[in-house]
RNA sequence: AAACGAAAAAGGCAAACGUUCCGAAAGGGGCGGACGCAAAGCCACGGGUCUAACGUUAUUGUUGACAACAAUAACCAUGAUAGCCGGGUUGCCGUU
Numbered sequence: 001a002a003a004c005g006a007a008a009a010a011g012g013c014a015a016a017c018g019u020u021c022c023g024a025a026a027g028g029g030g031c032g033g034a035c036g037c038a039a040a041g042c043c044a045c046g047g048g049u050c051u052a053a054c055g056u057u058a059u060u061g062u063u064g065a066c067a068a069c070a071a072u073a074a075c076c077a078u079g080a081u082a083g084c085c086g087g088g089u090u091g092c093c094g095u096u
Base pairs, nucleotide, nucleotide: 002096003095004094005093012037013036017032018031019030020029021028022027035083041089042088043087045086046085047084048081049080050079055075056074057073058072059071060070061069062068
């Protein structure tokens, strides 16, 4: 320096769930809690997945009509996920 993770040591992280806070939501932070994890450290670059606030369109309602507003539906990432996969990057111990 590279590849690998059989046994081991020092340690590390923390799913579901509960609680609280932030968020429109997906989801995230704190505390408790451990299903698991050798990068379950970090980065949304590619793919996937989740959400759909804003926006666009349609329909309906209010109106004499228009505009505007409201409700519902469809589309939409600029939102989220690194514990979905790939990639990038840094790193502990051990083996070769």
Molecule: c-di-GMP-I riboswitch aptamer
Organism: Bacillota bacterium